[in-house]
Context: one part of a larger RNA
RNA sequence: GCCCUCUUAAGGAACUCGGCAAAUUAGCCCCGUAACCUAGGGAAAAGGGGUGCCCUUGUUGGUGAAAGAUUUACUCUGUAAGCUGAUGAGGGUCGCAGUGAAAGGGCUCAAGCGACUGUUUAACAAAAACACAGGUCUCUGCCAAGCCGCAAGGCGAUGUAUAGGGGCUGACUCCUGCCCGGUGCUGGAACGUUAAGGGGAGGGCUCAGGGGUAACCCGAAGGCUUAAACCGAAGCGCCAGUAAACGGCGGCCGUAACUAUAACGGUCCUAAGGUAGCGAAAUUCCUUGUCGGGUAAGUUCCGACCCGCACGAAUGGAGUAACGACUUGAGCACUGUCUCGAGAGGGUGCCCG
Numbered sequence: 001g002c003c004c005u006c007u008u009a010a011g012g013a014a015c016u017c018g019g020c021a022a023a024u025u026a027g028c029c030c031c032g033u034a035a036c037c038u039a040g041g042g043a044a045a046a047g048g049g050g051u052g053c054c055c056u057u058g059u060u061g062g063u064g065a066a067a068g069a070u071u072u073a074c075u076c077u078g079u080a081a082g083c084u085g086a087u088g089a090g091g092g093u094c095g096c097a098g099u100g101a102a103a104g105g106g107c108u109c110a111a112g113c114g115a116c117u118g119u120u121u122a123a124c125a126a127a128a129a130c131a132c133a134g135g136u137c138u139c140u141g142c143c144a145a146g147c148c149g150c151a152a153g154g155c156g157a158u159g160u161a162u163a164g165g166g167g168c169u170g171a172c173u174c175c176u177g178c179c180c181g182g183u184g185c186u187g188g189a190a191c192g193u194u195a196a197g198g199g200g201a202g203g204g205c206u207c208a209g210g211g212g213u214a215a216c217c218c219g220a221a222g223g224c225u226u227a228a229a230c231c232g233a234a235g236c237g238c239c240a241g242u243a244a245a246c247g248g249c250g251g252c253c254g255u256a257a258c259u260a261u262a263a264c265g266g267u268c269c270u271a272a273g274g275u276a277g278c279g280a281a282a283u284u285c286c287u288u289g290u291c292g293g294g295u296a297a298g299u300u301c302c303g304a305c306c307c308g309c310a311c312g313a314a315u316g317g318a319g320u321a322a323c324g325a326c327u328u329g330a331g332c333a334c335u336g337u338c339u340c341g342a343g344a345g346g347g348u349g350c351c352c353g
Base pairs, nucleotide, nucleotide: 001348002347003346004345005344006343007342008341010339011338014337019334027051028050029049030048031047036041038171052093053092054091055090056089057088058087059086060085061084062083063082067077068076069075070073094098106332107331108330109329110328111327112326113324114323118130119129134169135168136167137166138165139164140163146155147154148153172319173318174317175316177249178248179247182246183245184242185241186240187239188238191237192236193235197231198230202226203225204224205223206222209218210217211216250268251267252266253265254264277311278308289305290304291303292302293301
């Protein structure tokens, strides 16, 4: 010097990204306990007081002679003393300190997210992620749908739509607007398109034969080959429905007797132009927006405003008591986190022997 375990005047978060770490608190009994609330909670809320030992005494339980009763029994009733427990009152007494050691909540206010208990990255993430009851859509009529398997077969299920599979959402409360043009799904089947197949007009090659002096030409039946019209499903086109299906939810200009603003008007486009609610938000670029609160001082925080770069309704919207080793801000208490160090014990390093 370093490590471990402790102590510390005055101050008390000035430390730091951040009270990280440490300290405070702590058991039991009594008193007392707010907002809010889903009336269960919140709650050990918060905040106070008591706590050892000795003596006296009250109340009460157990045991328990005597005594009494009768159905004379291993019966019942039942109390004094003693012993033994519980609980209260009064008095005394010692220490700095009585849950004397150990074990053993610090508390409060506000906001975000997730309702909750649970689950998770074995070995850097425990969470606002996953799950969850609840909601909703959809498929499935039973040899079910779906899944595993080449198959046999099995799961589903020895179940039967109050059942089973799949998707989304995620307690509860109040709600969940508009768009079906695109994509998907469902339904429709007249028309168009359309495969194999059917069909076989026509063409080509070959060839008996015929014609021709010859070159060559014509060419029946048959064989080979090619092949048009026409007939030919589902699908697609087409017509509808459907958004808690995938998804989407405008622009410009003008206008009120100060100004400003625009309830109002015009115009273009669209399938329809964002409703309720919320909003500088886990979403706001400009931005430390502006105003208010808290501080002596606040890029964070809380409450508002709304110009929402780029919230918005089951990819759910807005609230919400309870809950959280979650995240953020503030306060009380407490402290070596710090001002700013110092000391003690143990260990290690270094030097000498």